This is a predicted structure of an 85-nucleotide RNA (c-di-GMP-I riboswitch aptamer) from an Anaerolineae bacterium. The coordinates come from a structure-prediction model, not an experiment, and the mean pLDDT is 84. It matches the Rfam family "c-di-GMP-I riboswitch aptamer". Rfam describes the family as follows. GEMM was predicted in a large-scale screen for bacterial structured RNA regulatory elements. The model forms 100% of the base pairs in the Rfam consensus.
[in-house]
RNA sequence: GGCAGUUAAAGGCAAACAGAAAGAAAUUUCUGGACGCAAAGCUAUGUGUCUAAAACCUACGGGUCAUGAUCGCCAAGCCGCCCUC
Numbered sequence: 001g002g003c004a005g006u007u008a009a010a011g012g013c014a015a016a017c018a019g020a021a022a023g024a025a026a027u028u029u030c031u032g033g034a035c036g037c038a039a040a041g042c043u044a045u046g047u048g049u050c051u052a053a054a055a056c057c058u059a060c061g062g063g064u065c066a067u068g069a070u071c072g073c074c075a076a077g078c079c080g081c082c083c084u085c
Stems, first nucleotide, its partner, number of pairs: 005082001012037002017032006035072001041078003045075002048070003055064003
């Protein structure tokens, strides 16, 4: 320096839920809170999933569709702690 790894050490992140706010919604941000996570760090590039404002269609019941969202859906790319075994 690298690979593997999480038995060690130092740490990190933060599910559900609650409150406040934003948004048409999905959902997001902040505060509290911890289900869990060796990348649960970053990137919407691919996949899947969610929503459907606007637009279009309509038998007026609704239907189609991301330019919206999700990285804690899976993959991929980039970066990173330790070196106990």